Molecule: Guanidine-I riboswitch aptamer
Organism: Actinomycetota bacterium
RNA sequence: GUGAGGCGCGCCUAGGGUUCCGCCGCCGUAGCGGGUCUGGUCCGAGAGGCGCAGGCGGUCCGGCGCACGCGUCGGGGCGUUCCACGGCGGGACAAAAGCCCGGGAGAC
Numbered sequence: 001g002u003g004a005g006g007c008g009c010g011c012c013u014a015g016g017g018u019u020c021c022g023c024c025g026c027c028g029u030a031g032c033g034g035g036u037c038u039g040g041u042c043c044g045a046g047a048g049g050c051g052c053a054g055g056c057g058g059u060c061c062g063g064c065g066c067a068c069g070c071g072u073c074g075g076g077g078c079g080u081u082c083c084a085c086g087g088c089g090g091g092a093c094a095a096a097a098g099c100c101c102g103g104g105a106g107a108c
Base pairs, nucleotide, nucleotide: 008052009051010050011049012048015043016042020040021039022037023034024033025032026031054081055080056079057078059076060075061074062073063072064071065070083103085106089101090100091099
């Protein structure tokens, strides 16, 4: 200097808006407006949490093979799974966002 991987899912949280509910206002009682309304539903993190699955490394059990050194398949339990600054702009559902483009551009 260049490249790859850092993955998947679920439940939440920070955060987010306004379809629906609630709330507030108007009202011709049909409805209409308001998120510059705490909220419920809703969306929701690579750089937040927990869990599951998966990967990797020992170990134990069982099947098979063996040149007896071990190999291979399945299962149990244990360990491990690090780090992580970041736009502008665009996109989706009603809309917005720490969502998606995106561990991108760029910076270090």